[in-house]
RNA sequence: AAAUUAGAGGGCGAUGGAGUUCGCCCAAACCGCCAUCAUAGGCUGAUAACUCCUGCCGGGUU
Numbered sequence: 001a002a003a004u005u006a007g008a009g010g011g012c013g014a015u016g017g018a019g020u021u022c023g024c025c026c027a028a029a030c031c032g033c034c035a036u037c038a039u040a041g042g043c044u045g046a047u048a049a050c051u052c053c054u055g056c057c058g059g060g061u062u
Stems, first nucleotide, its partner, number of pairs: 009026005016053006032043003
């Protein structure tokens, strides 16, 4: 110095953030659904799961 293994660390899980858990990746993991030859277009959801904050939409009351 290189390789391998292990550990640590980091990142990701369709729209922001926090905690816990799970899964995946080591430059990849990941980037929803419908329709279309492909676009244009339409629809749902702030979570991978649970618990919250914020934002957005609708309704009611004052």
This is a predicted structure of a 62-nucleotide RNA (Fluoride riboswitch aptamer (crcB RNA motif)) from an Acidobacteriota bacterium. The organism belongs to Acidobacteriota, within Bacteria. It was read from a public genome assembly, where an Rfam model found it. The prediction has a mean pLDDT of 76. Its Rfam family is "Fluoride riboswitch aptamer (crcB RNA motif)". On this family, see Baker et al., Science 2012: "Widespread genetic switches and toxicity resistance proteins for fluoride".